[in-house]
RNA sequence: CCCUUAUCAAGAGUGGCGGAGGGAACGGCCCGAUGAAACCACGGCAACCUGUUUUACACAAGGUGCCAAAUCCGACGGAUACCGACAGAUGAGGA
Numbered sequence: 001c002c003c004u005u006a007u008c009a010a011g012a013g014u015g016g017c018g019g020a021g022g023g024a025a026c027g028g029c030c031c032g033a034u035g036a037a038a039c040c041a042c043g044g045c046a047a048c049c050u051g052u053u054u055u056a057c058a059c060a061a062g063g064u065g066c067c068a069a070a071u072c073c074g075a076c077g078g079a080u081a082c083c084g085a086c087a088g089a090u091g092a093g094g095a
Base pairs, nucleotide, nucleotide: 002094003093004092005091006090007089008088013042014041015040016039021031022030023029026074027073028072043067044066045065047064048063049062050060051059052058071087076084077083078082
């Protein structure tokens, strides 16, 4: 990088460093000098794996992951609020 599959309206941030970007991409809308990204430290969450048991919408926090906004919203199809597709993210498995 590719394939399969499950989930995606819940949850969870401070400090240091840094110095203008960030929210995948396009349009919007938003976040940002009251300090963006990246990196570091510590903390937290509990989606999947894992473990435990009293088998549950439980507990733990070892692995991955995550910690503004519904995957921030839209975009394509269906008769508007809804449903689905595409794309994306994460896990598990595979080539």
Predicted 3D model of a 95-nucleotide RNA (SAM riboswitch aptamer (S box leader)). Of the family's consensus pairs, 97% are formed in the model. Its Rfam family is "SAM riboswitch aptamer (S box leader)". Rfam describes the family as follows. The SAM riboswitch is found upstream of a number of genes which code for proteins involved in methionine or cysteine biosynthesis in Gram-positive bacteria. Its mean pLDDT, the model's own confidence on a scale to 100, is 82.